[in-house]
Context: one part of a larger RNA
RNA sequence: GCCAACGAGUUUUGGCAUGCGGCUGGCUAAGAGCCUUUAAAGCUCGGAGCCAUAGCGAAAGCGAGUGUUAAUAGCGCGAACAAAAGUCGUACGUCAAAGACCCGAAGCCAGAUGAUCUACCCAUGAGCAGGGUGAACCUUCUCGAAAGAGGAGGGGAGGCCCGAACCGGUAAGCCGUUCAACACUUUCGGAUGACUUGUGGGUCGGAGUGAAAAGCUAAUCGAAUCUGGUAAUAGCUGGUUUUCUCCGAAAUAGCUUUUGGGCUAGCGUCGCGUGUUCCUACUGGGGGUAGAGCACUGGAUGGUCUCGACAGGGAGCAAUCUCGCGAGACCAAUCAAACUCCGAAUACCAGUAGUUAGAAUGCGGCAGUUAGACUCUGGGGGCGAAGCUCCAGUGGUCAAAAGGGAAACAGCCCGGACCUCCAAUUAAGGUCCCAAAAUCUAUGCUCAGUGCAAGUAAGGAGGUGAUAUUUCUCGGACAGUGAGGAGGUUGGCUUAGAAGCAGCCAUCCUUUAAAGAAAGCGUAACAGCUCACUCACUCAGAGAUUUCGCACCGAAGAUGAUCGGGGCUUAAGCAUAGUACCGAAAUUGAGGACUGGAUGUCGCUUCGGUGACAUCCAGUGGUAGGAGAAUAUUCCAUUCUGCUGUGAAGCCAAAGGGGUGACCCAUGGUGGAGCGUAUGGAAGAAAGAAUGUUGGC
Numbered sequence: 001g002c003c004a005a006c007g008a009g010u011u012u013u014g015g016c017a018u019g020c021g022g023c024u025g026g027c028u029a030a031g032a033g034c035c036u037u038u039a040a041a042g043c044u045c046g047g048a049g050c051c052a053u054a055g056c057g058a059a060a061g062c063g064a065g066u067g068u069u070a071a072u073a074g075c076g077c078g079a080a081c082a083a084a085a086g087u088c089g090u091a092c093g094u095c096a097a098a099g100a101c102c103c104g105a106a107g108c109c110a111g112a113u114g115a116u117c118u119a120c121c122c123a124u125g126a127g128c129a130g131g132g133u134g135a136a137c138c139u140u141c142u143c144g145a146a147a148g149a150g151g152a153g154g155g156g157a158g159g160c161c162c163g164a165a166c167c168g169g170u171a172a173g174c175c176g177u178u179c180a181a182c183a184c185u186u187u188c189g190g191a192u193g194a195c196u197u198g199u200g201g202g203u204c205g206g207a208g209u210g211a212a213a214a215g216c217u218a219a220u221c222g223a224a225u226c227u228g229g230u231a232a233u234a235g236c237u238g239g240u241u242u243u244c245u246c247c248g249a250a251a252u253a254g255c256u257u258u259u260g261g262g263c264u265a266g267c268g269u270c271g272c273g274u275g276u277u278c279c280u281a282c283u284g285g286g287g288g289u290a291g292a293g294c295a296c297u298g299g300a301u302g303g304u305c306u307c308g309a310c311a312g313g314g315a316g317c318a319a320u321c322u323c324g325c326g327a328g329a330c331c332a333a334u335c336a337a338a339c340u341c342c343g344a345a346u347a348c349c350a351g352u353a354g355u356u357a358g359a360a361u362g363c364g365g366c367a368g369u370u371a372g373a374c375u376c377u378g379g380g381g382g383c384g385a386a387g388c389u390c391c392a393g394u395g396g397u398c399a400a401a402a403g404g405g406a407a408a409c410a411g412c413c414c415g416g417a418c419c420u421c422c423a424a425u426u427a428a429g430g431u432c433c434c435a436a437a438a439u440c441u442a443u444g445c446u447c448a449g450u451g452c453a454a455g456u457a458a459g460g461a462g463g464u465g466a467u468a469u470u471u472c473u474c475g476g477a478c479a480g481u482g483a484g485g486a487g488g489u490u491g492g493c494u495u496a497g498a499a500g501c502a503g504c505c506a507u508c509c510u511u512u513a514a515a516g517a518a519a520g521c522g523u524a525a526c527a528g529c530u531c532a533c534u535c536a537c538u539c540a541g542a543g544a545u546u547u548c549g550c551a552c553c554g555a556a557g558a559u560g561a562u563c564g565g566g567g568c569u570u571a572a573g574c575a576u577a578g579u580a581c582c583g584a585a586a587u588u589g590a591g592g593a594c595u596g597g598a599u600g601u602c603g604c605u606u607c608g609g610u611g612a613c614a615u616c617c618a619g620u621g622g623u624a625g626g627a628g629a630a631u632a633u634u635c636c637a638u639u640c641u642g643c644u645g646u647g648a649a650g651c652c653a654a655a656g657g658g659g660u661g662a663c664c665c666a667u668g669g670u671g672g673a674g675c676g677u678a679u680g681g682a683a684g685a686a687a688g689a690a691u692g693u694u695g696g697c
């Protein structure tokens, strides 16, 4: 891991509600008696007591009233009215108390068992190769007056040195389903000592022991182990077993030692009521949001004017002038969630009318939900960041929704799947190929593969198309080619020089078709080359500005690129208009099933209803959850006066039949002794999940 078996809402006693049944006031409890094989069951007593028949008050108490109160007032709760109501049993739902659907702690307490491991202590024993160093002390020699010093020989001290046994465990390797639940190899520390060790003994669970690490106390230690209290508790995690039908949520508010839990309300469902109250349209209302505005409150810009014992800068001898500073008025153009002279759409309230929807609403049973997500719109926070965060709209979808589209893609777009069909029409979105349907029609644009998915700026630019205004032009424009572009004069000043062209001033006159006291290069200064301007040749358009469309640059990311791909250029891109087609579980067609309602016929009836059939209308996605109807298993009672060795149950087989389904029936084989139908009842009553339990492989 797989297979098989086992494996989770039970039982008791009370409360509430609903269904059914008995009685009409209902019922017995403890207990007793009878019957019986003990037990159980059954029958008969037992009226003690409980509920109901009247309420109100804290109570005394009073009573269809009573309490409050001075009150006969008022008010609270009742009676009256309408309606019938009660009680006991039983079933189901649910609540409470209990282990209370099942499994699961770490822990707490009590009583015992442990010092054969280990910590320390006591008693009594044992062990420590070999080598080195050479203290005290003794003897002797030398020196010295002495104190004493030195030498030699002996001696053999030490938590001394090196190093086996022994004790330890420093570093690395190896091992790490091991040789081993801590070992092995090499290396390393101590090795006469606070040493090591044998045997016997002592001390223990909030206690021992500890050269102290919260170490050790039998592979267990920040409180041992075993058993019990014990099914501890678990607002937590996991699991919780057959089918079909109807409806179908919530992720919000308030409170909470509360925030991943609860309680109440909201939203679901079921039952019983009310009977259009819901919603839509119209009519009538109040408002101060969006917008707008500047009339108030305040902000901020430009200008004009006025005022000032206005610090300061500039000019002036000074008076004073000027720049600025502060305040105010006015003009112009503005801004505001906490401004308003104004002011919608929606929403809300009331009335009238209409529609009839799994509408609205009251009471009662049972819930679940109270971690929401994205998207659109209006806002707060943030950076007008976030697949960010917090509100609002009773927005939408997902959650709890499948199908088609968006390449893929819970929350986007279209659209809500009862079942079957090799029928049809469409939605969103598409129609060259992958791949269903236009290589469709018409007119333009784009050359950037821009684009064919999303999304990007300021700025730059003789890309290109359109638009509007305007200037020149056959009296010849613009461009091009040929030629001229002169004289006074090197204008005056300045300067070393200044001659059109360093700089300052002036910028005239003449000859002309035209030519600046010169627009640009250039020279030390001249020179030189162009330009403006003019003529000739040529010949029909040329130039400036505005707005718009589509393109270009700006344009940098982490594994290899790409529009989903191929690929596409009068398009298979973009814009506009149009026709056709494709395209879903939508809609339609055909058949069928179920649910609800209406009508009709028939049967039963306690006349309240109820069942069957036919027709018509509407509906049938679904998590949590509510409601209903069934299937299967084991046992019991009755029944078929059922089946069975002419073969029961069980098992095997893919093929038959029935049922919406759980499932049932038939057939063949195997098997070898019991089993089923119908009705009712009772449960150890359904397995795929729980790191489930046991067994097998």
Base pairs, nucleotide, nucleotide: 001697002696003695004694005693006692011098012097013096014095015094016093018091019090020089021088022087023086024085025051026050027049031045032044033043034042055062056061065077066076067075068074101239102238104236108229109228110227111226112225113224119203120202121201122200123199124198125197126196127195128193130162131161132160133158137154138153139152140151141150142149143148166190167189168188171186172185173184205221207217208216209215242630243629244628245627246626247625252265253264254263255262256261266369267368268366269365270364271363272362273361274360277359279354280353281352282351283350284349285348291342292340293339297336298335299334301332302331303330304329305328306327307326308325310324312323313322314321315320372398373397374396375395376393377392378391379390380389381388403414404413405412418592419591420590421589423588424587425586429582430581431580432566433565434564438579440578441577442576443575444574445573451568452567459553460552463550464549465548466547468545469544470543471542472541480537481536482535483534484533486510487509488508491505492504493503516531519530520529521528593620594619595618596617597616598615599614600613601612602611603610604609631686633683634682635681636680637679638678640676642675643674650670651669652668653667656665657664658663
Molecule: large-subunit ribosomal RNA, domain II
Organism: wastewater metagenome